Notes: A computed fold for a 500-nucleotide part of an RNA from an uncultured bacterium, annotated as small-subunit ribosomal RNA, 5' domain. RNAcentral holds the full RNA, with entries from ENA and SILVA. Model confidence (mean pLDDT): 84 of 100.
Context: one part of a larger RNA
RNA sequence: GAUGAACGCUGGCGGCGUGCCUAAUACAUGCAAGUCGAACGGAGCAAGCAGCAAUGUUUGUUCAGUGGCGCACGGGUGAGUAACACGUAGCUGACCUGCCCUUCGGAGGGGGACAACGGCUGGAAACGGCCGCUAAGACCGCGUACGCUCAGAUGGAUUAGAAGCAUCUGAGGAAAAGCGUAAGCUGCCGAAGGAGGGGGCUGCGGCCCAUCAGCUAGUUGGUGAGGUAAAGGCUCACCAAGGCAACGACGGGUAGGGGGCCUGAGAGGGUGACCCCCCACACUGGGACUGAGACACGGCCCAGACUCCUACGGGAGGCAGCAGUAAGGGAUAUUGCGACAAUGGGCGAAAGCCUGACGCAGCAACGCCGCGUGUGGGAUGACGGCCUUCGGGUUGUAAACCACUUUUCUGCGUGAAGAGGAAGGACGGUAGCGCAGGAAUAAGUCUCGGCUAACUACGUGCCAGCAGCCGCGGUAAAACGUAGGAGGCGAGCGUUAUCC
Numbered sequence: 001g002a003u004g005a006a007c008g009c010u011g012g013c014g015g016c017g018u019g020c021c022u023a024a025u026a027c028a029u030g031c032a033a034g035u036c037g038a039a040c041g042g043a044g045c046a047a048g049c050a051g052c053a054a055u056g057u058u059u060g061u062u063c064a065g066u067g068g069c070g071c072a073c074g075g076g077u078g079a080g081u082a083a084c085a086c087g088u089a090g091c092u093g094a095c096c097u098g099c100c101c102u103u104c105g106g107a108g109g110g111g112g113a114c115a116a117c118g119g120c121u122g123g124a125a126a127c128g129g130c131c132g133c134u135a136a137g138a139c140c141g142c143g144u145a146c147g148c149u150c151a152g153a154u155g156g157a158u159u160a161g162a163a164g165c166a167u168c169u170g171a172g173g174a175a176a177a178g179c180g181u182a183a184g185c186u187g188c189c190g191a192a193g194g195a196g197g198g199g200g201c202u203g204c205g206g207c208c209c210a211u212c213a214g215c216u217a218g219u220u221g222g223u224g225a226g227g228u229a230a231a232g233g234c235u236c237a238c239c240a241a242g243g244c245a246a247c248g249a250c251g252g253g254u255a256g257g258g259g260g261c262c263u264g265a266g267a268g269g270g271u272g273a274c275c276c277c278c279c280a281c282a283c284u285g286g287g288a289c290u291g292a293g294a295c296a297c298g299g300c301c302c303a304g305a306c307u308c309c310u311a312c313g314g315g316a317g318g319c320a321g322c323a324g325u326a327a328g329g330g331a332u333a334u335u336g337c338g339a340c341a342a343u344g345g346g347c348g349a350a351a352g353c354c355u356g357a358c359g360c361a362g363c364a365a366c367g368c369c370g371c372g373u374g375u376g377g378g379a380u381g382a383c384g385g386c387c388u389u390c391g392g393g394u395u396g397u398a399a400a401c402c403a404c405u406u407u408u409c410u411g412c413g414u415g416a417a418g419a420g421g422a423a424g425g426a427c428g429g430u431a432g433c434g435c436a437g438g439a440a441u442a443a444g445u446c447u448c449g450g451c452u453a454a455c456u457a458c459g460u461g462c463c464a465g466c467a468g469c470c471g472c473g474g475u476a477a478a479a480c481g482u483a484g485g486a487g488g489c490g491a492g493c494g495u496u497a498u499c500c
Base pairs, nucleotide, nucleotide: 001499002498003497005496006495007494008493009492012371013370014369015368016367017366018364019363020328025326026325027324029323030322031321034069035068036067039066040065042063043062044061045060046059047058048057049056050055076281077280078279086205087204088203089202090201091200092199095198096197097196100194101193102192103191104190105189106188108142110140111139117132118131119130120129121128122127148172149171150170151169152168153167154166155165177186178185179184207253208252209251214244215243216242219241220240221239222238223237224236225235226234256278257277258276259275260271261270262269263268283304284303285302286301287300306317307316308315309314334361336360337359338358343357344355345354346353347352374404375403376402377401384395385394386393387392409437410436411435412434413433414432418427444489445488446487447486448485449470450469451468455484456483457482458481459480465472466471
C1' cells in the first nucleotide's frame, strides 16, 4: 500500500459499489419456463341470431388433451479436474448446425390410428386397466424430383495413397396447411450458399514433491470390421512387440483456467471475490431416451444414503435459482416492489402472456468518493481544571457575549428526466426546485521511552501491569494506572488475519 474481511470503541448525511471466503451440510413455505385457438377435435360459461320448444348456429372467453416451438438460453456453484480443461496460434480434403438471411425448384393423390370424450373397472393415495368413438400442420404408404444420397463407369488435376470435382448409367429419398372478401401474409418440402453457434485434432505456455525412478496389456502399431455428424484403440477379432521416461514418465499432494486484480520504478512476487470469456457440476453413482443441439439444475430410468406420506399393499422428494430456515462459523442481508415501467429472453401474425434474468427498493461505515457538525468579532486573557520556583504558567479566542449564515435538519408547497410515435414509470410524491424556522440535529478514536509527531503531576513499588522490536516496573517511572496537557487521523480510529 491492499482486502468479499472480522473484532473493540464510536457514529450525522449523500452518491456509487460490495455483502456465506466456513458445511458441494440438511432444508419448512412461496415464487424462479412457458406459450400458441391464425395447427386440431372437444367440454363448460356468457352474449347475439333462428325457432313455440327441444335444439341449431355465430362470436367471445375459460379449461384439460392431441400437436408445434421453447424448456440445451438465462440464473447458481467450484465439488471434481494437472487435463487439449484453459490461454494462444493453427488444422478439419475427418465434421454437424433448429430459429435468421440469400438463391433455385416443389407441394399430386390416399390410408389407418391414438388422446381428449363416453361406458365399465382397480387403488387409501400416487396412478392406472379394459371396451368404444373422433380431428389435425400428429402418424403411414403411393406418385413425382434436383446439381441430394448410394453403387458402377469414364475424365483431368492433386496426393504417400484415397476421399473430393466433372460427365454418364442405375437404384433410393419430399411435402401441410392456416388466416384473409380479395390482393396477399405466415408457414411446409428438397437442394445450394451465408451468418452466428458447436464437435474433433495439433504446436507452444502456465503448480509443488525425486524422501515418487522406472511405468504400460487395448498397452504401442498394423489389417479388417463395427460405431459416430466426424479422424481415431473409440470398440471388437486377428497379427506383430511395441509405446513412455532425468528435456522428469509413473505415483503422491494441491488446484477450476483466462481477461484481470493487489503490490512493485521495473523485473518480479501474490491472487483468481465482484464484472466478462471458457470449463465442470446439479443429493451420491451409473445409464440412456427425446431432440438441430443434452447424456439434460427446477426431464426420465436403475442403484444408494437421507427426509416425508401411507389404509403397510405402495408412493413422494432433491434451493450449488430468488427470498427464507436450521447448522457450522470470527463473519456475510429482505420469506420486499414491478398483475415487468426500462433492457434482454421464450412463445405468438398480433393483442398479449411468462420471465426472483433484470430494473428498483430494504439491511450493513463492508469499501471508495463527496459534504457537514458552523462563520466573523470577542482579553479583565473570566470561572473551573492542571502545573508551579507561589511571581505566575497553561487550557485559551477556547467559552461567555455580539453580529451573521442555513450546507445539513424540521415543516409546508411544487415536482421530473428515464417513454425514439398518442398514452403508459416499479423506482416515487423519489431526485431537484421554492418558502419558512432555528446554531439549531451531528466527534470520536489511537498514541505521547527510542524507532516515531507528542510531557508533566499523582498513585503503584519486579506488585499490579505494558510490550511490534529494543525493552519498562524492586520508593521521585516522560515506558504500568489515572488526571491535565500535547501529537496523529477523523465518521471514523485502533487491533487481528493475509499478500506485495